[in-house]
Molecule: RNase P RNA; transfer RNA
Organism: Anaerolineaceae bacterium
This record gives sequence, structure tokens and C1' cells, in this order.
RNA sequence: GAGGCUGGUCGGGUGAGCGCGGGUUCUUCGGAGCCCGAGGAAAGUCCGCUCUCCGCAGGGCAAGGUGCCGGGUAACACCCGGAGCGUUAAUCCGCUGGACAGGGUCACAGAGACAAACCACCGGAGCAAUCCGGCAAGGGUGAAAAGGUGGUGUAAGAGACCACCGCGUCGGCAGUAAUGUCGACGGCCAGAUAACCCCCACCUGGAGCAAGGUCAAGCAGGGAUGUGCGCUUUCGGGCGCAGGCGGCUGCCCGCCGUCUCACUCAUCCCGGGUAGACCGCAGGAGCCUGACGGCGACGCCAGGCCUAGAGAGAUGCUCAUCCAGACGGUGCAAUUCCGUUGGACAGAAAGCGGCUUAUAGACCAGCCUUGUGA
RNA sequence: UGGGGGAUCGUCUAGCGGCAGGACACGUGACUCUGGAUCACGGCACCGGGGUUCAAAUCCCUGUCCCCCAGCCA
Repeated sequence: GAGGCUGGUCGGGUGAGCGCGGGUUCUUCGGAGCCCGAGGAAAGUCCGCUCUCCGCAGGGCAAGGUGCCGGGUAACACCCGGAGCGUUAAUCCGCUGGACAGGGUCACAGAGACAAACCACCGGAGCAAUCCGGCAAGGGUGAAAAGGUGGUGUAAGAGACCACCGCGUCGGCAGUAAUGUCGACGGCCAGAUAACCCCCACCUGGAGCAAGGUCAAGCAGGGAUGUGCGCUUUCGGGCGCAGGCGGCUGCCCGCCGUCUCACUCAUCCCGGGUAGACCGCAGGAGCCUGACGGCGACGCCAGGCCUAGAGAGAUGCUCAUCCAGACGGUGCAAUUCCGUUGGACAGAAAGCGGCUUAUAGACCAGCCUUGUGA
Repeated sequence: UGGGGGAUCGUCUAGCGGCAGGACACGUGACUCUGGAUCACGGCACCGGGGUUCAAAUCCCUGUCCCCCAGCCA
């Protein structure tokens, strides 16, 4: 200097004028002054929580989620570190429990898809066609066909036997563990799929700020359904058995509540009214700086800071100038002089931590490969 | 704002791991003097991208578009 990969930061600045939302002070009630006013994704709503209401003696089943190992965290499907495998020239990157617990599936092709002999090879019979037997090395089919290479052996062959490699089991050592390594043994009895059911380990009650609470305004009501028996009574009622209904927001056991006739109460359905105010609602798993512990995610300590809050929904527009960037001109030569142009994706709505997706351009850091020079 | 459902020929739909089927519509031919009806034949599709798998419309992830529901009083 060239090429590639990864991570991080910023994503226009300043001034003037006209406007918008919120807070606060003053006010002659018209307004005026001062302060604050979007994001890295505010987005998708894909995960995890806070918060609120319903519910909550207890137990079981179902359903859903996560999935190598260790750690971080309020929690997570997120993050960090490590292991194995795959890929690449390399950095980078991607994947991950169990297929001897069991079930299902493996289309077409092919002889055969978890079970075997179509062609071939070899031996025997036969003139021959062909038949009987051996074998699984070779061919063919397919995504996938009973470890690979070389040798011994044989009628031909084959882990039948041997060496090396691969695989599995057991043991020692290292490591918290995943796992690695060494040694011995097994001739290797047996494919794939668990983002199919399933098994194992761990986790999960339901609904959501239109949750929910307080107040105000306004209207028109109607319908359906809602226990029997026995005992007792001081006549209000109470108790027992059986039953109905409701609740435990998937189901069951079990438990709890309620049920005597209603003009009044409860539940459900139809109809009616309203479209208002306040709280929830912004001081929080908060932000910045520094020290310490840790490889790191992160934790902890000290100091400092207060930083949007609408309810049809504010944060904008114009001009000037500067800054990156792009294009053109002059010129031997432009980073330097002149002119033109010019800044993406998008936008809070209870809040927070992640992931994913969109994003013109600029800057910084690290890693890998390679050229040249010293 | 929150929640739920869906996307397959031009239209309505079936299929939920193994060649994407049907109806209407469309085109060509036959029948007819012509048209319709009828008969025969034909063309036409899995919302986009990535992954799991031998194999994806179907299973998983992600994006785009469309549809539906809701509060309070009594």
C1' cells in the first nucleotide's frame, strides 16, 4: 500500500426570525418573562419482567416453553467465557441433550430402506437353455445399502485374520463441567429423522394501562332463571341428608360460597346513556465520571446530575454561515482557489431489560491474508 | 394503545412432510344456419426472504399486507 472480517461511536453545528407542547412566576386576564422538550432504533410486538385486577387449603393430569458446559442478570429464547463438530487460504462465521425406553415415517427408483441377493464372481450337475449351492469384495438404484486403505487367506470371497486410521466400551490422569489425553479391550449386531410423537432436566396461574382507582354528567326500562325431604324452635330462624348453581380463568379430585318464592336480592340476555376530569404517569433494575474486583458479561464503592409527558396527539419552517460528502471549472498539478449541490431510517403515549428489522454517510479500534521498501 | 385471526390459479376453496386437486371463469375444437346449453382437450397458483430435512404450501425464524374485537355508567 491492497483485499477481507469483526466491534464501537456519531448520524449535522452555530446565530436570527416566525411558530408548537409542558412547567413556573407575574398579570391590566389580552398576554409577557424564564426553564425544559424524541431515538439508536421511539418501529415490529418476538421474548423476559415491573405494576394492576381476578384468583389463591392441597393434590394430580394436560398444555406451553427452554435445551453442549460453566457463569452474569430482577428475569429471559439475552449476554460473557469455554468445549466439540462443520466451513474458509486465514481471521471471521454457523450448529449443539437423548435414536440400545418405546412408537411413527423414509415418497419415486431399486432385488432389498432395517431388511437382502437383480447383475456379476466361484464350485457342482447338464450338449445347451438352465438348475442346486457358496459369497457379499465388484456393478446398478437411491438422499441414505451392514467402517476405510494395504496385505494374508480362499474354489471365489468376506474383520475370517493382521497392521495403521476411524468407531465403541472400561479404567487412569487433567478439568467445577462440557470434554481432552493415555492405556487396555471389543473385530465393529447395525442407517436417518426428536424445528415428528416421545424420554430426561429445568421453568410457567389468567388477563392486560381501553389493567385498575376516585369524581362528575346523562338515560328507560324489559325478559329469563334461581330447592326438596326430615328434625327442631324462644316463630326471627337453626341443624342434618340429598340436590341445583357459582368459584378456584384448560380439566379432574377435593375444597369453599350460595340457594324457601322476590315490588326489594343474585346471575345472565336484550335495550338505554355517556365519549368528560383527575390519579395510575415518570426519581428510575435511571444517567455521567472516577477508583476497586473479575479474562469477560457484570458487580461493588465514592462523587455529581434531574433529563419529554400529549389525549386527534407538541418537538417544525425560513434565511445566513460553517462542517463532512458529491459534481464541475481554472491550472503542469487541487485537500488548499472558484461555483453548484448537499445530511439517511424514522418518530415517544404506563415503564424497564433484550432480540429482530430499517438506516445516506462519516470516524475510531482490533484481527487475518498478501505486495513493496528500510 | 392492547389482543386475536388470515394470505393457495382471475374468483371461491381442498390439501398440513412425498407429482398442489375441485368448482366457476378463460382459450381451442366438436355439435348448430348462428348463439346459448352440452361434450372433449388445454393453460393458469402456494405473500417475500432465510433455516431444519434426502425432500417444505405444510415445521421453525423473520419481514410485508389484509380483516376482526375492546372502555365507562346503570